[in-house]
RNA sequence: GGCAGUGUAGCUCAGUGGUAGAGCAAGGUCUUCAUAAGGCCGAGGUCGAUGGUCCGAAUCCAUCCACUGCCA
Repeated sequence: GGCAGUGUAGCUCAGUGGUAGAGCAAGGUCUUCAUAAGGCCGAGGUCGAUGGUCCGAAUCCAUCCACUGCCA
């Protein structure tokens, strides 16, 4: 330098055009003499950035940024 992939909650990931979810972690609560385990509850997100297409974009398109892999 060329090509490809990835970027979503604290972490690991789903979501392929119609109001963004799960597990784990953290918090509260129940249970216990207490702890662990277990049950229940709620919170936590400008979906990497900027534009574009569309009635509507995490999702499609363009550019850029970060990381990873392959080639040179």